[in-house]
RNA sequence: AGAGUUUGAUCCUGGCUCAGAACGAACGCUGGCGGCACGUUUUAAGCAUGCAAGUCGAACGGUAGCAGGUCUUCGGAUCUGUGAGAGUGGCGAACGGGUGAGUAACACGUAGGUGAACUGCCAUUUGGUUGGGGAUAGCCCAUGGAAACAUGGAGUAAUACCGGAUAAGCUCUAAGAACUUUGGUUUUUAGAGGAAAGGAGCUUUUGCUUCGCCGAAUGAUGUGCCUGCGGCUUAUUAGCUAGUUGGUGGGGUAAAGGCCUACCAAGGCGAUGAUAAGUAGCCGGCCUGAGAGGGUGACCGGUCACACUGGGACUGAGAUACGGCCCAGACUCCUACGGGAGGCAGCAGCUAAGAAUCUUCCGCAAUGGGCGAAAGCCUGACGGAGCGAUGCCGCGUGGAUGAUGAAGGCCUAACGGUUGUAAAGUCCUUUUCUAUAUGAAGAAUAAGUGAUGGAGGGAAUGCCAUCAUGAUGACGUUAAUAUAGGAAUAAGCCCCGGCUAAUUAUGUGCCAGCAGCCGCGGUAAUACGUAAGGGGCGAGCGUUGUUCGGAUUUAUUGGGCGUAAAGGGCGCGCAGGCGGUCUUGUAAGUCUGAUGUGUAAGACCACGGCUUAACCGUGGGAACGCGUUGGAAACUGCUUGACUUGAGUUCUUGAGGGGAAGUCGGAAUUUCUAGUGUAGGGGCGAAAUCUGUAGAUAUUAGAAAGAACACCGGUGGCGAAGGCGGACUUCUGGCAAUGAACUGACGCUGAGGCGCGAAAGCGUGGGGAGCGAACAGGAUUAGAUACCCUGGUAGUCCACGCCGCAAACGAUGUGCACUAGAUGUCGGACCGUACGGUUCGGUAUCGUAGCUAACGCGUUAAGUGCACCGCCUGGGGAGUAUGCCGGCAACGGUGAAACUCAAAGGAAUUGACGGGGGCCCGCACAAGCGGUGGAGCAUGUGGUUUAAUUCGAUACGCGAGAAACCUUACCAGGGCUUGACAUAUUUAUGACUACUACAGAGAUGUAGUUUCUCUUCGGAGCAUUUAUACAGGUGCUGCAUGGCUGUCGUCAGCUCGUGCCGUGAGGUGUUGGGUUAAGUCCCGCAACGAGCGCAACCCCUAUCGUCUGUUACCAUCAUUAAGUUGGGGACUCAGGCGAGACUGCCGGUGACAAACCGGAGGAAGGUGGGGACGACGUCAAGUCAUCAUGGCCCUUAUGUCCUGUCUACACACGUGCUACAAUGGUCAGUACAGAGUGAAGCGAAGCGGCGACGUGGUGCAAAACGCAAAAAGCUGGCCUCAGUUCGGAUUGAAGUCUGAAACUCGACUUCAUGAAGGUGGAAUCGCUAGUAAUCGCGCAUCAGCACGGCGCGGUGAAUACGUUCCCGGGCCUUGUACACACCGCCCGUCACACCACCCGAGUCGGGGGUACCCAGAGUCAUUAGUCUAACCUGAAUUGGAGGACGGUGCCUAAGGUAUCCCGGGUAAGGGGGGUGAAGUCGGAACAAGGUA
Repeated sequence: AGAGUUUGAUCCUGGCUCAGAACGAACGCUGGCGGCACGUUUUAAGCAUGCAAGUCGAACGGUAGCAGGUCUUCGGAUCUGUGAGAGUGGCGAACGGGUGAGUAACACGUAGGUGAACUGCCAUUUGGUUGGGGAUAGCCCAUGGAAACAUGGAGUAAUACCGGAUAAGCUCUAAGAACUUUGGUUUUUAGAGGAAAGGAGCUUUUGCUUCGCCGAAUGAUGUGCCUGCGGCUUAUUAGCUAGUUGGUGGGGUAAAGGCCUACCAAGGCGAUGAUAAGUAGCCGGCCUGAGAGGGUGACCGGUCACACUGGGACUGAGAUACGGCCCAGACUCCUACGGGAGGCAGCAGCUAAGAAUCUUCCGCAAUGGGCGAAAGCCUGACGGAGCGAUGCCGCGUGGAUGAUGAAGGCCUAACGGUUGUAAAGUCCUUUUCUAUAUGAAGAAUAAGUGAUGGAGGGAAUGCCAUCAUGAUGACGUUAAUAUAGGAAUAAGCCCCGGCUAAUUAUGUGCCAGCAGCCGCGGUAAUACGUAAGGGGCGAGCGUUGUUCGGAUUUAUUGGGCGUAAAGGGCGCGCAGGCGGUCUUGUAAGUCUGAUGUGUAAGACCACGGCUUAACCGUGGGAACGCGUUGGAAACUGCUUGACUUGAGUUCUUGAGGGGAAGUCGGAAUUUCUAGUGUAGGGGCGAAAUCUGUAGAUAUUAGAAAGAACACCGGUGGCGAAGGCGGACUUCUGGCAAUGAACUGACGCUGAGGCGCGAAAGCGUGGGGAGCGAACAGGAUUAGAUACCCUGGUAGUCCACGCCGCAAACGAUGUGCACUAGAUGUCGGACCGUACGGUUCGGUAUCGUAGCUAACGCGUUAAGUGCACCGCCUGGGGAGUAUGCCGGCAACGGUGAAACUCAAAGGAAUUGACGGGGGCCCGCACAAGCGGUGGAGCAUGUGGUUUAAUUCGAUACGCGAGAAACCUUACCAGGGCUUGACAUAUUUAUGACUACUACAGAGAUGUAGUUUCUCUUCGGAGCAUUUAUACAGGUGCUGCAUGGCUGUCGUCAGCUCGUGCCGUGAGGUGUUGGGUUAAGUCCCGCAACGAGCGCAACCCCUAUCGUCUGUUACCAUCAUUAAGUUGGGGACUCAGGCGAGACUGCCGGUGACAAACCGGAGGAAGGUGGGGACGACGUCAAGUCAUCAUGGCCCUUAUGUCCUGUCUACACACGUGCUACAAUGGUCAGUACAGAGUGAAGCGAAGCGGCGACGUGGUGCAAAACGCAAAAAGCUGGCCUCAGUUCGGAUUGAAGUCUGAAACUCGACUUCAUGAAGGUGGAAUCGCUAGUAAUCGCGCAUCAGCACGGCGCGGUGAAUACGUUCCCGGGCCUUGUACACACCGCCCGUCACACCACCCGAGUCGGGGGUACCCAGAGUCAUUAGUCUAACCUGAAUUGGAGGACGGUGCCUAAGGUAUCCCGGGUAAGGGGGGUGAAGUCGGAACAAGGUA
C1' cells in the first nucleotide's frame, strides 16, 4: 500500500466482498510446563447454609464460672483475686465491598463562584474543666404468649440525663464609623444569650503527668448549593407551561432560591429545536486509524445512582442509611391459626435462564481500615492458593552424524521421481520430567529491655529524637541450588481455482457436496470426498459474533449534482449567512508572554528490578482544554467621521407577439334559406359503415354562428418562469443606451413564508363553428376492447373560483469578478464617409487555454475563484405503506421498513442485427431457352413395419467408383475360448499339408493313409500342442483429439511492424475522390511499409515458327484391292523447344493520373476460353465405420467361425430416366469424331443362331491389334393426329450370359401382352456461347449387374432494356436495452409454491396523562382530652414552663372509578410486493421494434 466482482473488451460511477488489528468472548479438533493478568456481557430473576462490623473493664453498675482463704448447723455463708455472656454508655457502623435498574439531568467532565454554607475524628493556637440534682437498663420478683417478644412492681451506677454559676476576640438585637464584591472585613457603644466529665499512672499527699471533656479561632479533609462551556437519536414529536415566570410579605433550611405559602402582575421556554418519544449511568481511559475521526465505557482509578418494589421519617458531624427503623405491595418460610420472620446488585455456593463465565479454600504473615492508652480483637477489604489454553509472555517436545538414497506409501511412459538425512544405526546433551537433599526474600518493627541526646520540672511517672536488641510467614513439600536416572514424559490445527503462500492421483458424475466474493460439480473436477505430497501457524489452530480499518462509501482534513444518484417550476422577501474605499477609538474574535489547573494509573522517552519477556519500579517530557493576568492592533466585529467605483433616483432617447380591458376586420369552415343542376358523393392500402332521386356532391346569391388569426415570420423580439402573434384605442410593468445631476453601501443570497404557475381536471353560470377522450358503427386481424375510416358526448372558448402537478429541460440555482479570438444577427450611441469601424446590452455558431469518465463545455462555461441557498449517497421493494398537512374531489406535499439481488447505471469501442439510409456485385431479379412439380419406372431419404429391416450423413443417384454368397457391421440358429490375427517365454510332439470314408446345413468332429530340415549333437529353424503375458472389438464418446473434408465462397477480404491519435477498449493505415472481376490501380491523406488472399507464375486449348519423323502422314515418283509396299520429310498429326497479347499503337473522355470508350493490326484484345489453386476465420458443421488416437466398457463375449435370412411398403419428399409424339415414329441406304481402354484381358475374320449369344482364335502389353457400330445428320419409302405404326410400364412364355449358386435378389434376348400418360396447380430449378438444348461414344467400380458418377466429341440457339423489387454478398454510414450476438433481448396478467409486509371487525396484556374517591406510615401545624421525675413557684394534695400520649387539619404511597394518549401481541378476512427449473395468454419496449 491494495485486490476480486457489472462488459465481447474499455474508461468511469457505484455497491458488495476479501487481505489487517482487537476481544471479559463462544463453538469444533487438539493439548507438555511456567510467569503475569482476567473470568454471569444473559433475568436489578429467585435463593438453602456459613461467614462479610465491631470494639472499649483505662466511662459504669455488676453477674455466672474458676482459684485461694475464713466460718459452718455441711444445706451453705462470707472475703480476696480473676472474671465469660448480657446490659448502660462512648466511638464506629454514612468507610470498605457489590451492581448499573433508573437517570438526557448541574448526573458527569472541565473551569469558576459561595459577600448563601456545614464539617466528627485530625493539626495548630488560646481559654476553661466549678457546684449540684433526679432518673433508668442490667439484676431481683411477678404476669401474658407456641414463638417473636411484651407488661407490671421493687431497686442501682456512670464520661447516660438535667438545672445553676462563670466566660471571651462567640451568637443575637439596636445605633454608628471606615474599607468593600449582596448576608464580607475591621472597629465603637449599649443590652441580652450561651460550657464542661471524668478515667488511669506517679508522688514527698500537695500536686504533677497523661488520655479525655467544654468554649473560641485558624487550617486540613469531607460535603451541600449555584454558574459558564462540553458530550445521543427522532420534526412521521411544533408548540409547551398556573407554582407556570417575576415581585412583595411570611415560613422553611446548615445555606441562596416558588423550596413552601398568601397576595399582585402576565409572564417564561421554543426552529441555535422547547415539549414529547426512544435509548443510555458519566469520565480518566480502552480498541482502531497516518491523522482527523469512528466505536466503546469489562478489569484498574474518579464520580453519580441503587440495595425485593413503592412511600416515609428517626438517630447522627455526616444517611433519607445494602448486612437500621416504620408503613403499603408481591414473593418465600415458621405457626399451637391467635400471630410472626426474611431480603447475597458483599465472599463462597445453589436453582433457573443461556452459546457462555470458577472454590460453600487458607490467612490476617504483609498493606489498609474500625475500636482501644496499649497488649490486642474484628476485617470474604486485602494477601494467597484452587479451577478454566480465556488472553499476553517465555521455555520445551532433543542435538550431531548418518545413502544401499533401506523398507513401506504415493506418482509414473516404468527408466525413474518423491516422502528423504527423514527413519534405522552410531556418538552426545539433560532445559523439562521422576526421586532425594539443601534452602533465600517477602519481617518493617510492636510491647519490652539497654544505651545516647534534648526540653521542662523540686521529684517521680512521663514527653521528644536516635541507636542496639527484640515475638510474629497464610502462601510453603515456595523460588532457587545440588545429586542420581534416562531421549527418556510432551504436536496439533487449518489450507493448497483466483483474490492468497501451497498439486497430483483416485472415487463421484448438476448426485453427494463446497462456497467470504467471483463461482465449482452434467465421465478426464488442481474448487466435492479420500490419499500422498506441499504451504501457513504452532500448544495451539480454525469457525462464528462484534468494533475500527481498508471505505475519499457522509468527504473539516477529504466527495459530488448537463448525460451515472443529485439544481427547488419561477419570482418577491422576514430571520440567518456574507459584504466596497479612507479614517477615529475599542479590544469581543485573533496573535503573543507569564501563571493556575489539566489526580493517580495508562500512552511516549530514558534508566532500572524479576535468568529473558510479559509484568513491575523510578525519573522526564507531553497532555492541542479551561481559567487569571500583561502586551500587540494588521485582519474580522463594534464605534466615529467622510468618499463614490457597488446599488439606486431624475431628466433625454429607443425597441418590443410583456400584461389587462374594450372596439373593429377579412379569409376559411359548418349550418340555414333560395336558385341552377343530375347521379352519384365521401372515404381507403383496398373497402365498408355514412350520405344522395324526399335531389346530395358541385355551383351561385344571401343570412347566421363560434373559434383561430395565412402571407410578414426569421437558431428574430419580449417576459422571472409558465408563456406571448390580425388591427386600433385606453391603462400598466419591465428593459437598453448617451450625457448630466443627485442619494451615499442603501448591497448579494435567502430556511420558513407569500405570490405567479402550460395542459388536463373540478365547481357555478354562459357559449358551442371546427376539432374531439369516452361511446357507437365499418374495416383490418388468429383475435383487435388498437393503429385506418364514418359519426360523436364531455372538453376545447368566456366569466368567476379551485387544483399546483409536467421531459415546468439548457435535464445546467442565483449574484459578482477574472481568463485568446473568429463569424452572423437584434436594439442603441459614436466615428469616418457610402460602405465599414469602435463601443454597450441581448441572441446564435465555431473555437484557444483550461476542464471533463467520455460525449462535450468553452466570456451566455460544464474554465478559475468568492458568497448564499437547494439536493445526492447501490438496484429493487417505492415515490409505495403509515402518520400528519393541503384539496369539493381527482389528487398533491412530506415520506419509511421488512424482504430481496450482486449488481443496477453513464460514456465511448468493436462486432452483429434493423420490416434504417447510401454505393456496388452475382443467372439475384428482369429478358429468354429448356426443365422439375402431373404419368410410369429407376434411385436416395423420411415415416411405418420387422427377429433384423446394420451404421452414419441430411449439401437427400451422399460415405457407396457396384449388398445374390462374400462384402456385412444387423437378425436367427449351430460352434470355439491364448482364440480367425501378432509377439515373447514355456511344456510336449515331429510334422504341417494333402488324400479317402462317415455324421452334419456347414463350421466342425471321428476314423484311416502319408509324414520334416540343419547341426559343432548342447541345440536351432519350422509346424502342431500345453501354460502365461496378452490378442480381439465396425463397442461408447467427432462435445476429449490428430488427420482429412464440407459450407459461407473464388466472396475480396483478413492482418502485422514502426509511427501517430486516444486515459483506455481501440482507431489510423484498410476511410475519402475516381477506377476495377478484384484492398485492381491512381490521386489525396499521419501515415510509411509489409504479409496471407486477388492477379501472375503451372496444366489443357486456340495461331505460327523450328527440331525430330515411327506404329502417324502421302504432295511429287513407282506399286497395290488397300499408304499395301518402295520412297519422301513437303502437308496432317504427334512429341519437344520457342514466338505471340503488353491497353504495346492511334483517337476521344478523364484531373497532366489510374482507367474507360472507339479503332487499327492480329489466329487471338483488354483476366482470349477452361482447369488446378480456396486468405484470417465461422458453423463444439461432418467423420472414433478409411486410418490414427486419449479415456471408458466387454473378455467361455460386445471377440471369433459357419449356415440361413434381411434391404419390406397405406404414405410423403428429393434427384433422375422414358414419354405424351409429325422439328415425330418406323424401314432401307449413306457420311463424319474425340477421348479412352485391353493379358485370369481386348478378342478380329469366318461359321451357327431371328436375337441375347455360341464357336473360333489371326493379332495385340498397343499412334501398330482389338473393343469400335459413332448417333443425331443426309437421301428415299410408309404412317396422317388417333391413346395411334405415339408411349413403353406391367404380365405370360421361351431363352442367353456371368457365377459353387440368379426363388427370395442380376443383366440381357425373342415372342406375346400394351398400363398411366394428350405438355402438367400452387410453387420451383438450370443456363449468358461453342454456353443452353440435343446426339451418341468411352472409362472407373466390376465374375455379372449403370437411367447414377467421371470424361469425350458431333449438331448448335435465344435473350440481357435495366437494377425498382425477391435472394445472397461486399464497402461506408446510422440506431440499438443485442454480444449464445434478432432463431437476440424482453414486459404484463393468469395458475402453483414459499417468504416478509400493509389494512383489518375484534381481543389480550403494558406504559403514561388528567379529574375524582379512599387513605397507611410519617413530618409539620393545631388542640377545650389524658398523663407528667429534674427547673421555677409554693405551706400545699398545688400552680406554671416544658414534655409524652390521644384528637383534628394539610400533604401523601399503594388501591379504586371515569376518560384520553402511546407503542406492542394475536386475528377471520382483504391487499399489493419479492423469489421460484419447466407452465398459460398475448407481444408492450430495445432497429423507424414494424402506429417513433
A computed fold for a 1492-nucleotide RNA from a metagenome, annotated as small-subunit ribosomal RNA. Its Rfam family is "Bacterial small subunit ribosomal RNA".